[in-house]
């Protein structure tokens, strides 16, 4: 620091996801040790049991025990009993102090609660410190205790006794408090401090130790003295608290108004203290858009995590503050509480009960149940630190110190180290060679951290000694063995790390993209590898990456995003100059910013974590002293911003009234007659009751042709005949006036197209709805005929539009060019022209900018101010709520859920019922056909035991098959074989080979063995090669599967003219350029131009056949020699080499080009004709059955052999052909009629003879320019005379021929007889442009035989092409695109089904916070006429004071009530989302077929 993911690819936008760190964690697998930390995040749920707050006998009385000891009595003279003294110990009670600390929790709280900085002249403070003063003298009780009584208990009542540092008067009064007078000083206001005087009021307690110098009794004690601890009053301090204030402190406006003690005042009460804190009266205030009130959520902070930082998140542990203690209320005591382990009351719950009544509060430490994914021991000790009490010893202390449990976290250590190649075994893999695990192991030599055992053994202890829970712990020493100690996750990309097997869209994986449908590096397992390591992964959460809320640091023309427009309050911002102030700003200093933490340095545990010290830091707040540039503010001033005045000027600017002509329609009248109208074509409609057409007259409404213009005006919406009236704004000139008066503008107000609404008019034309006619599969549409709201006017409402320049307003600056509207100026005598300038409105374009497109002085450039708006797509501009509206609806405006994209610009293709150009038997023009008939053949279908398999639009279908009777043959039935029909290897044996016989359908089997006995070497014993038989296993074999695993081959677009590359240039890039353009060509053929220059594969040419000529060569060819022989090579011909054609020549056209048009010459003329030749690629095109081949499958069978059958079936459908339907013909006859190209030895076969014929007999010649196979149509003559025929020949019968082991299924041919359909073929459709179509025959391959097929060959031999509008296919350029599997594309909505979340919903259930009223506990306060009453007063009566009771105000819980609000459930219902290959259509994307 980035990466993956939208696309065919690209750039940008934008979301989603990942890599990092963290954690009080949990879960899965695994687990050796130690140190330091941490450990109920959930039910502030309920709690059994034990402990967590006591202490003081030096405050007090009684009591118990009692070391020691006195006296008495009894007697069993050393025991018992009784009664004393007594150090000391105990602890109930009175009393004092503590219990308000320490410990826990985070429910409540959005608050002066917390943080920070201040204030208190408005306050308190036990214990502690300092200082001053004092402590005199009395009194009456109550517990304990004893007795009686009540009660189950808890507990209580009455009577009686008693002490105090308990309680109460009195005295004194330093001081203090209150009031008053005076003086001095001070302060930030109210005021405060000090001093003097007067009056009033107000204190106290003793305990313990020691000493007898003085006094008393006189022993030693007491008074006393002394020491110490206490006591009282006061002042100050310290500590701890209380109160007030500035600033800061989450979220919702779908919460906008809140508030009656409310805000203030006066007076009083109350408090430690200020204060509506409380009360009486008076006034009507106070808070709020700078967010009051209300709702939701939450303890706050130091800090912690993360981050470069700014920030974001968080508040476990440690520390500070707050709040709470089962829920709510209340006070008492006290220095301090409205009190966790106190009290009272009420509620809920639990327990005890004798039913009358009582008891309780773990959010203390352990522990239990429950909840939960989840969180520990009913441990040890007060040794240390700290706390309470005490004079002290000491006691108490679940605070604390320790230990236990838990990998929960951080840190450290170990599980060995060195050597060791036969690279062992085993595993995995393999191309079978090997590779890898791997120096890894074994083995050798070491070490002993750790574990185990034994020994020594701390620091922590202060304070002279004693004292250690931890703990016989840490540490140290010794012994002994490599021995006891490694897992987890990942391995497609991101992201380090790959193979095999299994599985087969199954099982499964997955953070995102995505894997899996038979060769999965993505699933599972194994081997290997990578990463981390006593841990490793997963999950949850937070920050980061995310500049993805943008202060640092984003945007708004088209990606999300500028308000429809203006005016304008608040707010924000604001021109030049001078002077002052100092709020912002800047600088210095001061205080504070707790400690801990972080950071730096140093130190201590062996290191580290951890701990300690020092420093820095804590970016903040406050105070104070300065500065004065900028902002602010005050004052003065200026004119350039803004405005006013004056002079002109253009205009569909607005409102109102009036007027006008053209046209449509209607009405009346005339003329006139059969149609009009309408469309792609029609029909509905109108018309003989007279339409349309035409003429005249009239009525009425609406809109204003031409002018008219990317012209004008207006803020926008918008504004168009003419005239008049009223009225707004702009621009130019001038520079007289004001003197910053300005800009923007949340809320607010006003305007605001069309449609729509209300009321009343009006209504010609047009025209939603509606009706009819068409179209159509349908047509609730497009088209046509009608037609109502509406459109028009007036007055109200609505308030929205793609209200668009998809571009907010204002100001300044930044190259030009060229139009146009309005004004001014200059030159000129003047008009034009020309030049300058201001305002408006367009186009082009530079810099700049932009993702690109583009924008470009009318900015989307460079800057400034203000407002509005955006933050992935869908759900959704929807729901709910509020506001507005008569309604329609508008405005504001979510969430659940769901997806990994959605979207922008540009690129290359493809496509278009887009455009332009061009080509092709593509159409057109001709000719002949197919489609109808019969037959042949192939296919589908059906059938069958089998009808083997493949080919499927063009580009399958007379195709593989250049030839199925057996064979072929792959199929079926039956019969057989199992190392096999075929190949290699091993062993044994044998020569091999085999006629004939029997059985059988044959394969085969049996048996005789008849015949037969080979080759090479030889030492003659034998051995070897080849062959055969038998045996065993490796293996053979497969026309079994997969052409979607493949090679090779082939088809097709298409013989179409295209397809690319290098360098350069342009573009951020995909890409472009070149290859486009102007011409031309059959051609990307060539020329010219050009940021391109070149090149390659294609085109063309080279090769072959053919057409002309020459040369050479002539046998089997030829013949001018009469024939033959012979001779010859001129000709024909043969076959080899050359020539020839190149727009070369010429005229014209063209650009002086390329080239074209015509002509000459020429056998041939513009590629002469034909063949072969097929660019980059497309179709997962065809073929595993030509062949080859991976993988899978079969192995007494899916292999092999045999016989027979089948591939030849037959209601039917299609393709391709043959033959016809006839007279351009059929039949018969005649003629030595006339070819080319081929073939021929298991062959072609002549002559001759036989047969009507197929054919037979026979066999000359020929391995071929020699011999043979060989023409038909044509021509000539005759006949038939338009018929189902003398056409046509199917079908069938009979008789024959040929091939072949064999023609039944199932061959071909011949003769005779039979003589079907068919009279030129519907829709549709094919071929062909010249030696072509058409027509005629011939040959060949295959082949024993079988040809209407195929491949070739020649004979005869036409017609037509105006032309490119249209159909089909193709090429180039351009355009649109939401397509890229590329239009056989994409894609929308209803309906049906399943699931999910959600709105409404009659209602219903449960809460929450207030309000109104009722009731009114405890309790403070107030009152008190009843009752009681120790201390004081009084001689007494009585009083003062106190208590009880009663009453009152307030008052929790509770009750009633109506609203508000939140959540749950809810029949039914609405839309939404997601789903497999459902249904119906085809709305959108191309002009998407109606933009």
């Nucleotide at each position: 620091a980035g990466a993956g993911u939208u696309u065919g690819a690209u750039c940008a936008u934008g979301g989603c996801u990942c890599a990092g760190g963290a954690c009080g964690a949990a879960c899965g697998c695994u687990g050796g040790c130690g140190g330091c930390g941490u450990g109920c995040u959930u039910a502030a749920c309920a709690c059994a049991u034990g402990c967590a707050a006591g202490u003081c006998g030096a405050a007090c009385g009684a009591g118990a025990c009692g070391a020691u000891u006195g006296a008495a009595a009894g007697c069993u003279u050393g025991c018992u009993u009784u009664u004393g003294a007594a150090a000391g110990u105990c602890g109930a009670g009175u009393g004092g102090c503590a219990a308000a600390c320490g410990g826990g929790u985070g429910a409540g709280u959005a608050a002066c609660g917390c943080g920070u900085a201040g204030a208190c002249a408005a306050c308190c403070u036990g214990c502690c410190g300092u200082a001053a003063a004092g402590a005199u003298g009395g009194g009456g009780a109550c517990a304990a205790c004893a007795g009686u009584c009540c009660g189950a208990a808890a507990g209580g009542a009455c009577u009686g006794c008693u002490a105090a540092u308990a309680c109460c008067g009195a005295a004194u009064g330093u001081u203090g408090u209150a009031a008053g007078u005076c003086u001095u000083c001070c302060g930030c206001a109210u005021g405060g401090a000090a001093g003097a005087c007067u009056u009033a009021c107000u204190a106290a307690a003793g305990g313990u130790g020691g000493c007898c110098u003085c006094u008393a009794c006189u022993u030693g004690u007491a008074a006393g003295c002394u020491a110490u601890c206490g006591c009282u009053u006061u002042a100050c301090g310290a500590u701890g608290g209380g109160u007030c204030u500035g600033c800061g402190u989450c979220u919702g406006a779908u919460u906008a108004g809140a508030u009656a003690g409310u805000u203030g005042g006066u007076g009083a009460g109350g408090u430690a203290a200020c204060g509506g804190c409380u009360c009486a009266c008076c006034a009507a205030g106070u808070c709020g858009a700078c967010g009051a009130u209300c709702g939701g959520u939450a303890g706050c902070c130091g800090g912690a995590c993360u981050g470069a930082g700014a920030g974001g998140u968080u508040g476990a542990a440690c520390g500070g503050c707050c709040a709470c203690a089962u829920u709510g209320g209340g006070a008492c005591u006290g220095a301090g509480a409205c009190a966790c382990g106190g009290c009272c009351c009420a509620g809920a719950c639990u327990c005890c009960u004798a039913c009358g009544g009582g008891a309780g509060g773990c959010a203390g430490c352990a522990g239990u149940g429950g909840g939960g994914a989840a969180u520990a021991u009913u441990g040890c000790a007060c040794a240390a630190u700290g706390g309470g009490c005490g004079a002290a010893a000491g006691c108490c202390u679940g605070a604390u110190g320790c230990a236990g449990c838990a990998a929960c976290g951080c840190c450290g250590c170990g599980u060995g180290a060195g050597g060791g190649a036969a690279g062992a075994c085993g595993g995995u893999u393999u191309u079978c060679g090997g590779a890898u695990u791997g120096u890894a192991a074994a083995c050798c030599u070491c070490u002993g951290u750790u574990u185990u055992c034994g020994g020594u053994g701390a620091c922590g202890a202060a304070c002279a000694a004693a004292u250690g829970a931890c703990g016989g712990u840490a540490a140290c020493c010794g012994a002994g063995u490599a021995g006891g100690a490694a897992g987890c996750c990942a391995c497609g990309g991101c992201u380090a790390a790959c193979u095999a097997c299994g599985u087969g869209c199954c099982a499964g994986c997955a953070g995102c993209c995505g894997c899996g449908g038979u060769a999965a590096u993505a699933c599972g397992u194994a081997g290997g590898u990578g990463g981390c390591a006593a841990g490793c992964g997963u999950u949850a959460u937070c920050c980061g990456g995310a500049a993805u809320u943008a202060c640092u640091g984003g945007g708004u023309g088209u990606a999300a995003a500028g308000g429809g427009a203006g005016c304008g309050c608040a707010g924000g911002c604001g021109g030049g100059a001078u002077a002052g102030c100092a709020a912002g700003u800047c600088a210095g200093c001061u205080g504070u910013g707790a400690a801990a933490a972080c950071u730096a340095u140093g130190g201590g545990c062996u290191c580290a974590a951890c701990c300690c010290a020092u420093a820095a830091a804590c970016u903040g707040c406050a105070g104070u002293u300065g500065a004065a540039a900028c902002u602010g503010u005050u004052a003065u001033u200026c004119u350039u911003g803004a405005g006013u005045g004056g002079a002109g000027u253009a205009g569909a600017g607005g409102c109102a009234a009036g007027c006008g002509g053209a046209a449509u329609u209607c009405c009346g009248a005339g003329u006139g007659u059969a149609g009009c109208g309408g469309u792609g074509a029609a029909a509905u409609g109108c018309g003989u009751a007279g339409a349309u057409a035409u003429u005249c007259g009239g009525a009425g409404g609406a809109a204003c042709a031409c002018c008219a213009g990317u012209g004008g005006c207006g803020a926008a919406g918008g504004c168009g005949g003419c005239u008049u009236g009223c009225u707004g704004g702009g621009c130019u000139c001038u520079a007289a006036c004001u003197g910053a008066c300005g800009c923007u503008g949340a809320g607010g107000c006003u305007c605001g197209a069309a449609a729509g609404u209300g009321u009343g008019g009006g209504g010609a034309g047009c025209a939603a709805a509606c009706a009819g006619g068409a179209u159509u599969a349908g047509a609730u549409a497009c088209c046509c005929u009608g037609g109502u709201a509406g459109u028009c006017c007036a007055c109200a409402c609505u308030g929205u539009a793609a209200a668009c320049g998809a571009u907010g307003a204002u100001u300044g600056c930044u190259a030009g060019g060229u139009g146009u509207g309005g004004g001014g100026g200059g030159u000129c005598u003047g008009a034009c022209c020309c030049c300058c300038u201001c305002c408006g409105u367009g186009c082009c374009g530079g810099a700049g900018u932009u993702a690109a497109c583009g924008c470009a002085a009318u900015a989307a450039g460079c800057a400034a101010u203000c407002c509005a708006c955006c933050u992935g797509g869908g759900g959704a501009g929807u729901a709910c709520g509020g506001c507005c509206g008569c309604a329609a609806g508008g405005u504001u405006g979510a969430a659940a859920c769901u997806c990994a994209a959605a979207g922008g610009a540009a690129u290359u293709g493809a496509c278009g019922g887009g455009g332009a150009c061009c080509c092709g038997c593509a159409c057109a023009a001709a000719c002949a056909g197919u489609g109808g008939a019969u037959u042949a053949u192939g296919u589908g279908g059906u059938u069958u035991a089998a009808u083997u398999c493949g080919a499927a639009g063009c580009a399958a279908c007379g195709c593989g098959a250049a030839g199925a009777a057996c064979c072929u043959u792959a199929c079926c039935a039956g019969g057989u074989c199992u190392u096999g029909a075929c190949a290699u290897c091993c062993g044994a044996c044998u020569a091999a080979c085999g006629a004939g016989a029997u059985a059988g359908a044959g394969a085969u089997a049996u048996g005789u063995c008849a015949g037969g006995u080979g080759c090479c070497c030889u030492u003659c014993g034998g051995g070897g090669a080849a062959a055969g038989u038998c045996g065993a296993g490796a293996c053979a074999g497969g026309u079994g599967g997969u052409g979607c695993a493949u090679g090779g081959u082939u088809g097709u677009c298409g013989u179409c003219a295209g397809c690319u590359c290098g360098u350069g240039u342009c573009g951020u890039g995909a890409g472009a350029u070149g290859u486009u353009g102007g011409g031309u060509u059959a051609a990307g053929u060539c020329c010219c131009g050009c940021a391109a220059c070149g090149a390659g594969c294609g085109c063309a040419a080279c090769c072959c056949c053919u057409g002309c000529c020459a040369u050479u060569a002539g046998u089997u060819g030829c013949u001018a020699c009469g024939c033959a022989a012979g001779a010859g090579c001129a000709c024909u011909c043969u076959a080899a080499u050359g020539g020839g054609a190149c727009c070369g020549c010429u005229a014209c056209c063209g650009a002086c080009a390329a080239g074209g048009u015509g002509g000459a010459g020429g056998a041939a003329g513009g590629u002469g004709g034909g063949a072969a030749c097929g660019a980059c690629g497309u179709c997962a095109a065809a073929u595993c059955a030509u062949c080859a081949u991976g993988c899978c499958c079969c192995u007494u069978a899916u292999g092999a052999c045999c016989u027979g059958g089948g591939c030849u079936a037959c209601a039917c459908a299609c393709g391709u052909a043959a033959u016809a339907c006839a007279a351009u013909g059929g039949u018969c006859a005649u003629u030595a009629a006339c070819a080319g190209a081929g073939g021929g030895a298991a062959g072609c076969a002549a002559a001759g003879c036989c047969g009507c014929g197929a054919g037979g007999c026979a066999g000359a010649g020929c391995a071929a320019a020699u011999c043979c196979c060989c023409a038909a149509a044509a021509a000539u003559g005759a006949u038939c005379u338009c018929a189902g025929u003398u056409c046509g020949g199917a079908u069938c019968g009979c008789a024959g021929g040929c091939u072949g082991c064999a023609a039944c299924c199932c061959g071909c041919c011949u003769g005779c007889g039979u003589g079907a359909a068919g009279u030129u073929g519907g829709a549709a459709u094919u071929g062909c442009u010249a030696g072509u179509a058409a027509u005629c025959g011939c040959a060949g391959a295959u082949c024993a035989g079988c040809a209407u097929g195929c491949u070739g060959c020649g004979g005869u031999g036409a017609a037509u092409a105006c032309g490119u509008u249209c159909c089909c296919g193709g090429g180039u350029c351009u355009u649109g695109u939401a397509c890229a599997c590329a239009c056989c594309g994409c894609c929308c909505g209803u309906c049906a089904c399943a699931c999910c979340a959600u709105g409404g919903g009659a209602g219903u259930u449960u809460g929450u916070a207030a309000c109104a009223c009722c009731c009114g506990a405890a309790g403070u306060c107030u009152g008190u006429u009843g009752c009681c009453u120790a201390a004081c007063c009084g001689c007494a009566a009585g009083g003062a004071g106190g208590g009880c009771g009663c009453a009152g105000c307030c008052g929790a819980a509770g009750g009633u009530g109506g609203g508000a609000u939140a959540a749950g459930c809810g029949a039914c219902u609405g839309g939404g989302g997601u789903g497999a290959a459902g249904u119906c259509g085809u709305a959108a994307c191309a002009a998407g077929g109606u933009a």
RNAcentral holds the sequence, with entries from SILVA. Small-subunit ribosomal RNA from a metagenome, 1491 nucleotides, folded computationally.